Description: Two RNAs folded together computationally: RNase P RNA and transfer RNA, 471 nucleotides in total.
């Protein structure tokens, strides 16, 4: 130098102007409100998006509701072994299988010998396997041949074979010798599989030795068996103050037309009358008490949940790591039509144009809302470190 | 914020839970039939099932991811 692999890190910087949100502090001379606290307001210090604040996929804290314990059932969820952790379906180290020359990387990886159920369409035959073509044997045999009794291509019948063709995603171990009538684990050597048995390791599993000729394919992100874990429910959770106006309840006052019921309460029911509305009558629907005081709701608003937490950052020790476990600093967003922005100058990186000098353009992805550990996803670029393969030079 | 439901032809919707051929109505295209239009008959076109990946011999259909639209939740006065 090419060219690949992990695994960390930033994700503009700087200053300078106005401005927003929030927190403390002082201020009453500069707006307004209050008796005053205090709100507003003014000055002045601090703090002010993110590695994904996302998506809401998994774990948890909290917060209602529900529940006397436990076990089984249902239902969901996970799935090789060990550890890590508050807990996970994350992480970390390990085993198996795939892939790459390597570094490395992927891996929903229990059980298919409990049962069921599927395997289209080809294909002879698709599940306690199967004979279409092919090969081979035996019989019987038109043509045909002879030495006349036979043999015998084709063909027909019976029968063996899974080697070879051909169907499929899959046809009941590979390969190769031997052996066969022609074949076959029929035997035999190597690989593969299996069942002990020893040996390593907590463990998944490995490594060897023995035996077995091989024996019931594949699907469980199909029901489903077995092991483990699971209460629902999400801050619009829930808590706590709480207007007006309608409605309700109790008490009081005061006005009202008749009758009749009555539990004596303006309760009821009937007639009338008044009012409204349909232009006026008929004729139909609503409505029938005003008015004060008090009470409970939990609406609009508002206030708390709401920022010291499984926190951040250095640094010892312990373990391969994930982590844990002292010890020192640090307090570091809390909004609610919802702040975290603008301009303005120097720089850095990026793209266009240009030989150049310079010129113009503009900053990936995306934005907090009850917190916190993962996971996935989206991202322009940069920085650093370890390792691998190849080429070239010393 | 939160919880939940659907994306198949141009439109409505079926087929997915149990995997193997993608269908049904309107709609549209051409022919018949009419003077002509409608209507009515008869034939057709039109789809990779929102997008990626994975499981499986095989995925619209089972699994994970993402992207889009819908509805619910504040509110018991």
């Nucleotide at each position: 130098c090419c060219a690949g692999a992990c695994g960390g890190c930033c994700g503009g910087a700087c200053g300078g102007c106005c401005g927003c949100u929030c927190u403390c502090g002082c201020c009453g001379c500069a707006u307004g409100g209050g008796a005053a606290a205090c709100c507003u307001g003014g000055c002045g210090a601090g703090g002010g998006a993110g590695g994904a604040a996302a998506g809401u996929c998994c774990g948890g804290g909290c917060u209602c509701c529900a529940c006397g314990g436990g076990a089984a059932c249902a239902c969901g969820g996970u799935g090789c072994c060990g550890g890590a952790u508050a807990a996970c379906g994350u992480c970390c180290g390990g085993c198996g299988g795939g892939c790459g020359c390597a570094a490395g990387c992927c891996u929903a990886g229990g059980g298919a010998a409990a049962g069921u159920g599927c395997c289209a369409c080809a294909g002879a035959g698709a599940g306690c396997a199967a004979a279409c073509c092919g090969c081979c044997c035996u019989g019987c045999g038109a043509a045909g041949c002879c030495u006349c009794g036979g043999c015998g291509a084709a063909g027909c019948a019976g029968g063996g074979u899974a080697a070879g063709g051909g169907u499929g995603a899959a046809a009941g171990g590979g390969u190769g010798c031997g052996g066969u009538a022609a074949g076959a684990g029929c035997g035999c050597a190597c690989c593969g599989c299996g069942u002990c048995c020893u040996u390593g390791g907590c463990g998944a599993c490995a490594a060897g030795g023995c035996c077995g000729g091989c024996a019931g394919g594949g699907u469980a992100a199909a029901c489903c068996c077995c092991a483990c874990c699971g209460g629902g429910u999400g801050c619009a959770a829930g808590a706590c103050c709480g207007a007006a106006u309608a409605g309700g309840a109790a008490g009081g006052a005061c006005c009202g037309g008749c009758g009749g019921c009555u539990u004596c309460g303006g309760g009821c029911c009937g007639c009338g009358a008044a009012u409204g509305c349909g232009u006026u009558c008929c004729c139909g629907c609503a409505u029938c008490g005003u008015c004060c005081u008090u009470c409970g709701g939990g609406u609009a608003g508002g206030u708390c949940g709401c920022g010291c937490g499984a926190g951040g950052c250095g640094g010892g020790c312990g373990g391969c790591a994930a982590c844990g476990u002292c010890c020192g600093u640090c307090c570091c967003a809390g909004a609610u039509g919802a702040a975290u922005g603008g301009c303005c100058g120097u720089c850095c990186a990026u793209c266009a144009c240009g030989c150049a000098a310079g010129u113009g353009a503009g900053g990936a992805c995306a934005g907090a809302a009850c917190c916190c550990g993962g996971c996935u996803u989206a991202c322009a670029g940069g920085c650093c470190g370890u390792c691998u393969g190849g080429u070239c030079c010393u | 914020c939160g919880g939940g439901g659907c994306g198949u032809a141009g439109c409505u919707c079926a087929g997915c839970c149990u995997g193997g051929u993608a269908g049904a109505g309107c709609g549209c295209u051409u022919g018949c039939u009419u003077c002509g239009g409608g209507a009515g008959c008869a034939a057709g076109a039109g789809g990779c099932c929102g997008g990626a990946g994975g499981u499986u011999c095989g995925a619209a259909u089972c699994c994970u991811c993402u992207c889009g639209c819908c509805c619910c939740g504040a509110c018991c006065a």

It holds a member of the Rfam family "Bacterial RNase P class A". Rfam links the family to the GO terms dimeric ribonuclease P complex, tRNA processing and ribonuclease P activity.